[in-house]
Parts: sequence; C1' cells; structure tokens
RNA sequence: CAUCCAGAGGAGCGGAGGGACUGGCCCGUUGAAGCUCCGGCAACCCCCCCAACGACAUACAUAUGGGGAAGGUGCCAAGUCCAGCAGGCAAACGAAAUGCCUGGGAGAUG
Repeated sequence: CAUCCAGAGGAGCGGAGGGACUGGCCCGUUGAAGCUCCGGCAACCCCCCCAACGACAUACAUAUGGGGAAGGUGCCAAGUCCAGCAGGCAAACGAAAUGCCUGGGAGAUG
C1' cells in the first nucleotide's frame, strides 16, 4: 500500500482444547490444538493477450481490463463469528439499553 458479506476437507497419528485479545456467542470425546498425507478454493506473486485512452504517429513499456493455474505464499465452521472507539438515524422531554448505517481502531493475508 491492497484486500477481508464470495469460495473450498477427507484420512492417519494425537487426546482436550479451539475460534488473535477482552466480553458475548459458538465449535469440540459423534474427537479440539498440533503433526503428516492426499484433495480442494482463490488469484497476491507468477504466465499469456487485446481494444480503448495518453505522448504527433508506430513499436515497446506501464496502469486498468480479459484469460490461465505449472510453480511460490495463503486459505478450506459461523461476514475478520458478533461487538469493542466516535458520530448519525429509529426517536418522541431527556437518558440508558437495543437495532441499523458511516467512519475509525485492532487483527489477518499478500
């Protein structure tokens, strides 16, 4: 800096935890974490390609776009599982709680 409402799991070993943190809510002895094997998803890196646009034109190249999936990462319960901070709206004298929206924070991956 970009993306995070999409997508994709079986087996063996293992034996009680796991979902980052806090709160909630879930998953787990019908087998958690971890390790191994095989499979899959996706398209960040990677590979191929073209029209338009831009510089006078062409070529090359770049950004965007289209296609691919051999290789390097990543991922394969729940939207990053939900919230956390601030503002707005529902909304009425005010406030709290609740719900929704916007922005932010934290985190994850490249």
Overview
This is a predicted structure of a 110-nucleotide RNA (SAM riboswitch aptamer (S box leader)) from a soil metagenome. It matches the Rfam family "SAM riboswitch aptamer (S box leader)". A reference for the family is Grundy and Henkin (1998), "The S box regulon: a new global transcription termination control system for methionine and cysteine biosynthesis genes in gram-positive bacteria", Mol Microbiol. Rfam links the family to the GO term regulation of gene expression.